[in-house]
């Protein structure tokens, strides 16, 4: 020198919606609905690339994100959280 799990610190968005039950009550559980949110996870692809093609047409594959979909999540606090910073092993 690098910078895997890993540990710490930080780390954002969006309904306390509605209906029924359950419960002594509740920001609680169960069941059903409408509404929003993207930064777990997962799907999408432009340039370029590669191959077919006479060709700058078409046509197939590959191609990345914090863009994009909302399948998963998620929508008080709490956990969870890309990601960043420090730490910090191998391999050179």
């Nucleotide at each position: 020198u690098a910078g895997a799990a890993c540990u710490u610190u930080g780390g954002a968005g969006a309904c306390g919606c509605c209906c029924g039950g359950a419960u002594g009550a509740a920001g609680u559980c169960c069941g059903g609905g409408g509404g929003c949110c993207g930064a777990a996870g997962g799907g999408g692809c432009a340039a370029c690339g590669g191959g077919a093609g006479a060709a700058a047409a078409u046509c197939c594959c590959g191609a990345a994100a914090u863009c994009u979909c909302u399948c998963a999540g998620g929508c008080a606090a709490a956990a969870g959280g890309a990601c960043a910073a420090a730490g910090a092993a191998a391999a050179g």

A computed fold for a 92-nucleotide RNA, annotated as Glycine riboswitch aptamer. The prediction has a mean pLDDT of 77. It was read from a public genome assembly, where an Rfam model found it.